[in-house]
RNA sequence: CGCGGGGUAGCUCAGUCGGGUAGAGCGUGGGGCUCAUAACCCUGUGGUCGCCGGUUCAAAUCCGGCCCCCGCACCCA
Repeated sequence: CGCGGGGUAGCUCAGUCGGGUAGAGCGUGGGGCUCAUAACCCUGUGGUCGCCGGUUCAAAUCCGGCCCCCGCACCCA
């Protein structure tokens, strides 16, 4: 070189098939509760969707190229 899987919030991951407001949990800020802490409850906070280009009214999603991570195969002694 070949094949497959993956890259989305600070972290773990959905969402992609079949384009149509970017989400959940954890975390974190504020408040409540408590003598206090934890737990629990309320409320806020979150994103160039790996990069570049193309298609489209509209792209995380489709197409092309590239980068990175994991696994398999191949090769070698």
About this RNA
Model confidence (mean pLDDT): 82 of 100. The RNA shown here (transfer RNA) has 77 nucleotides and comes from Methylobacterium aquaticum. The sequence is in RNAcentral, with records from ENA. Its Rfam family is "tRNA". Gene Ontology term of the family: triplet codon-amino acid adaptor activity. About the family: Transfer RNA (tRNA) molecules are approximately 80 nucleotides in length. Rfam classes the family as a transfer RNA.